The part of an RNA shown here (large-subunit ribosomal RNA, domain IV) has 325 nucleotides and comes from a Bryobacterales bacterium. Lineage of the source: Bacteria > Pseudomonadati > Acidobacteriota > Terriglobia > Bryobacterales. It matches the Rfam family "Bacterial large subunit ribosomal RNA". The RNAcentral record of the full RNA draws on ENA. Model confidence (mean pLDDT): 88 of 100.

Context: one part of a larger RNA
RNA sequence: UUGGUUGUUCAGGAACUCGGCAAAAUUGCUCCGUAACUUCGGGAGAAGGAGUGCCCUCGCGAGAGGGCCGCAGAGAAUUGGCUCAGGCGACUGUUUAACAAAAACACAGGUCUCUGCUAAGUCGAAAACGACGUAUAGGGGCUGACGCCUGCCCGGUGCCGGAAGGUUAAGAGGAGAGGUUAGCUUCGGCGAAGCUUCGAAUCGAAGCCCCGGUGAACGGCGGCCGUAACUAUAACGGUCCUAAGGUAGCGAAAUUCCUUGUCGGGUAAGUUCCGACCUGCACGAAUGGCGUAACGAUCUGAGCACUGUCUUAACAACCAGCCCG
Numbered sequence: 001u002u003g004g005u006u007g008u009u010c011a012g013g014a015a016c017u018c019g020g021c022a023a024a025a026u027u028g029c030u031c032c033g034u035a036a037c038u039u040c041g042g043g044a045g046a047a048g049g050a051g052u053g054c055c056c057u058c059g060c061g062a063g064a065g066g067g068c069c070g071c072a073g074a075g076a077a078u079u080g081g082c083u084c085a086g087g088c089g090a091c092u093g094u095u096u097a098a099c100a101a102a103a104a105c106a107c108a109g110g111u112c113u114c115u116g117c118u119a120a121g122u123c124g125a126a127a128a129c130g131a132c133g134u135a136u137a138g139g140g141g142c143u144g145a146c147g148c149c150u151g152c153c154c155g156g157u158g159c160c161g162g163a164a165g166g167u168u169a170a171g172a173g174g175a176g177a178g179g180u181u182a183g184c185u186u187c188g189g190c191g192a193a194g195c196u197u198c199g200a201a202u203c204g205a206a207g208c209c210c211c212g213g214u215g216a217a218c219g220g221c222g223g224c225c226g227u228a229a230c231u232a233u234a235a236c237g238g239u240c241c242u243a244a245g246g247u248a249g250c251g252a253a254a255u256u257c258c259u260u261g262u263c264g265g266g267u268a269a270g271u272u273c274c275g276a277c278c279u280g281c282a283c284g285a286a287u288g289g290c291g292u293a294a295c296g297a298u299c300u301g302a303g304c305a306c307u308g309u310c311u312u313a314a315c316a317a318c319c320a321g322c323c324c325g
Base pairs, nucleotide, nucleotide: 001321002320003319004318005317006316007315008314009313011311012310015309020306028052029051030050031049032048037042039145053068054067055066056065057064058063069073081304082303083302084301085300086299087298088296089295093105094104109143110142111141112140113139114138115137121129122128146291147290148289149288151221152220153219156218157217158214159213160212161211162210165209166208167207171203172202176198177197178196179195180194183190184189222240223239224238225237226236249283250280261277262276263275264274265273
């Protein structure tokens, strides 16, 4: 002198920054005290506050009275920061061994479907599993605690049921046709049987067509024009199309392009955040809808406390590099 690790710091205290990242702060024990909300269990160590050492006496003890020291008594070290609001996922759990721990997976619960036992299903044969189980059982799909709910469409696709008709394979069937040639011949041909190559009608299952059903099956859930005595808007009307035209609830949202939509709140100032509005480019009901106490090394916004994150840098210890000696 440069870097690293550790520590301290006037005044200010997030002005730093994508973001309080990092650091600081909090921390033990005893007592007091503790809100909204709630599934009445929780929330809760909520929050917030007081105390804390040693000696003597008394008391079984909790403790009470008196005294003593220090800047400081959980005297060092280990040892929660807290609050408010929102998104997502109920929760504990699981995961990309070595860039992702999450809102992803799982989950209890819900529902659909298959399976009557030599079960369905798994499996390369066999064996085995399922299960030494038997529909309160087992397999598969979707959803994902709980609360309130889960609308309309069966035209297409799938699945289930039906079996009258249409179509339809192998096979059965064998009309008929070709090749060959004994024979016949007017020499052009004809041509039995056998052998052989084809082969029509007819019979012929499932399937498909067809007829029904089925959405917690795959999926889908409109357009234009007009109309009220200010204006605006349109409860209302007309028309076209469709299988049916999106119900409840929610909504600029993990979804909103225009968009930093508009209004309100918070700030001196807010593309984020919260509450509304609804013009939903392009939410929507088990590819679940909307809520929700508790939970979360989750994500977002705000505040208190606290701080070298910063204004703005300084100093110290140790380590390493370089320089001088």